The RNA shown here (c-di-GMP-I riboswitch aptamer) has 79 nucleotides and comes from a Candidatus Bipolaricaulota bacterium.
It matches the Rfam family "c-di-GMP-I riboswitch aptamer". Rfam links the family to the GO term cyclic-di-GMP binding.
It was read from a public genome assembly, where an Rfam model found it.
RNA sequence: AUCCGAAAAGGGCAAACCUCGCGAAGAAAAGCGGGGGACGCAAAGCCACGGGCCUGAGAUUGGCAGCCGGGCUACCGAA
Numbered sequence: 001a002u003c004c005g006a007a008a009a010g011g012g013c014a015a016a017c018c019u020c021g022c023g024a025a026g027a028a029a030a031g032c033g034g035g036g037g038a039c040g041c042a043a044a045g046c047c048a049c050g051g052g053c054c055u056g057a058g059a060u061u062g063g064c065a066g067c068c069g070g071g072c073u074a075c076c077g078a079a
Base pairs, nucleotide, nucleotide: 004077005076012041013040017036018035019034020033021032022031039066045072046071047070049069050068051067052064053063054062
């Protein structure tokens, strides 16, 4: 340094649900953001590149990174 994730410390994130706002030209939706919340997470940090999935009458144009793979980055530390 890589793989890995026991113990400990400092911490971090935050599902469902509630609430306000946003969300294709209008209304809505998937979902997103703020606040509350705490099921969980060692990348539950970031990226829609591949697969997959979701919404919609309509997606070259929306969404899901907390579905899997991949890429980039990162705290602590035994076997």